RNA sequence: GGGGGUUUAGCUCAGUUGGCUAGAGCGUUAGACUGGCAGUCUAAAGGCCAGGGGUUCGAUUCCCCUAAUCUCCA
Repeated sequence: GGGGGUUUAGCUCAGUUGGCUAGAGCGUUAGACUGGCAGUCUAAAGGCCAGGGGUUCGAUUCCCCUAAUCUCCA
C1' cells in the first nucleotide's frame, strides 16, 4: 500500500425478507428468603445500534465515506 471481517447495555454476544416500544447471559441496584454472610428467586436501572451522508413511506438491517480494531497478501 491492497483485500476481507468486526463495531448493538458496564463486559461477552444474539437480532429471521427493511416494518409494533431492540434482546439474552454476566455484572450493578432494590426487595424477599437467612441471626448474618454466601446463595437462590423477583423486579428495576442501564442503548442516539461507532460517527456522517445517501436510498426508501419506513434503516441496527441496504449503499457510500470516515474512525477504531482483528486478520490475510505484499
Transfer RNA from a Bacteroidales bacterium, 74 nucleotides, folded computationally.
Its mean pLDDT, the model's own confidence on a scale to 100, is 82.
Its Rfam family is "tRNA". Rfam's curators write: Transfer RNA (tRNA) molecules are approximately 80 nucleotides in length. By type it is a transfer RNA. Rfam links the family to the GO term triplet codon-amino acid adaptor activity.